[in-house]
The prediction has a mean pLDDT of 75. This is a predicted structure of a 90-nucleotide RNA (TPP riboswitch aptamer (THI element)) from an uncultured Rhodobacteraceae bacterium. The model forms 86% of the base pairs in the Rfam consensus. It was read from a public genome assembly, where an Rfam model found it. Its Rfam family is "TPP riboswitch aptamer (THI element)". Its family is annotated with thiamine pyrophosphate binding in the Gene Ontology.

RNA sequence: AAAACACCGUUGGGGUGCCACUUUGGCUGAGAGAGUCCCAUCGAACCUGAUACGGGUAAUUCCGGCGCAGGGAACGGUUUGAGACCCAAG
Repeated sequence: AAAACACCGUUGGGGUGCCACUUUGGCUGAGAGAGUCCCAUCGAACCUGAUACGGGUAAUUCCGGCGCAGGGAACGGUUUGAGACCCAAG
C1' cells in the first nucleotide's frame, strides 16, 4: 500500500409452530404477522427430502442425526491493518 473481516448505505431473501380455561395466556426460539427478528454466495436465514427417522415432552423442528444431500437472495462506500515463523534482548 492492497485485500479480507468489521462497520455504513441502499436493495433483496425468509419464517410465523404447539397447547390451553382461547379477543388472552403458557412452551421453545433471534424471531411464532413479530421485532428491521434473522439472512444475503465466506450463503444451516430459509426451502425440499419430510404426512420421514431416533430421543424427549402437556404438546410441537422441543433436541439430534439427516447435511463435505439438493436448492437458495448483492451491490456500493469507508476505516483500520500485521500475524505466523526465525533471531536477539528483557